[in-house]
RNA sequence: CCAGAUGGCCGGGCAGUCGCUUGUUCCUGCAAGGGGCAAGAGGAAAGUCCGGGCUCCAUGGAAACAGGGCGGCGGGUAAUGCCCGCCCGGCGUGAGCCGAGGGAAAGUGCCACAGAGAGCAGACCGCCGAUGCUUCGGUGUCGGUAAGGGUGAAAGGGUGGGGUAAGAGCCCACCGCGGGCCUGGUAACAGGCCUGGCACGGUAAACCCCGCCUGGAGCAAGGCCAAAUAGGGGGCGCAUAUGGGCCGUUUUCAGCCCGCGCCCCGGGUGUGCUGCAAGAGGCAUUGCGCGAGCAGUGUCCCAGAUGAAUGGCUGCCGCCCCGAUAAGGGGAACAGAACCCGGCUUACAGGCCAUCUGGUCAC
Repeated sequence: CCAGAUGGCCGGGCAGUCGCUUGUUCCUGCAAGGGGCAAGAGGAAAGUCCGGGCUCCAUGGAAACAGGGCGGCGGGUAAUGCCCGCCCGGCGUGAGCCGAGGGAAAGUGCCACAGAGAGCAGACCGCCGAUGCUUCGGUGUCGGUAAGGGUGAAAGGGUGGGGUAAGAGCCCACCGCGGGCCUGGUAACAGGCCUGGCACGGUAAACCCCGCCUGGAGCAAGGCCAAAUAGGGGGCGCAUAUGGGCCGUUUUCAGCCCGCGCCCCGGGUGUGCUGCAAGAGGCAUUGCGCGAGCAGUGUCCCAGAUGAAUGGCUGCCGCCCCGAUAAGGGGAACAGAACCCGGCUUACAGGCCAUCUGGUCAC
């Protein structure tokens, strides 16, 4: 200098002027209005995909089943499908990245086409031996064979050697696979030694099996006030204490309530108050930990709307592009809280920082 990988940050600033919203306080005791002080939309507020806090409902306890979620090991957290570290496998020269990562010997299913043969398979072309025929090119029959070739995503171990009529784990060495033991590690696993039949494909992001977790609904939850012949009226059917119900199903124990279905007439439903922001909170720092994080100390209060609040104008500076390093001109992304928090995913003009990897050049 070029190319790449990982992590993080900014995404305009300052000043003036006019305007908006909330809280608090004063004018004034209230309404309306006005003044002072303080504050005022993100890294994703988006998606509504997860997990919870909180609220209400379900009557609760025990067990089983169903539904849903997760799936290497160990940690973190309020918790998760999240985060951290490690293991194994795959990709990459590498830094790193990816993994829907338990089980195929519980069972079922599938592996198209091609090919001789794709589950407990197989001889198409070949190779070898014997024996015939022969126009000497070749060809028929029998036996052996799966090393070579072909088909295929995959052909029932691989490479090398010996051996054989030709071959084959037939034998041997190494690798691989099965079994046993030892060492290290919390573990997933790694390494070493011994031994063996020389050998039982793949697929579970197919059904399934195994292990662990798991109520429902959601701030439009919920509470208060206001309002009304309205907590209303009527009809039919079923059931009626030996009955029915308590909302995923069943059983059991205890507890509670008196009902269920359909039809007709008819009243109210404001956009009032609250929930509503002091938190699994922010910032700084110390200690522990590889880390995610945990603990301590100090400090701060940083939106609470309800048809939608931070906008308009001006000047200067900063960033990017064109231009001559000028003048001048142009441009600036994704995008607005609505109960809150922790994650994941997606979008983003332009720019900055740190660490690491590969290549080239010079010293």
Molecule: Bacterial RNase P class A
Organism: Hyphomonadaceae bacterium UBA5336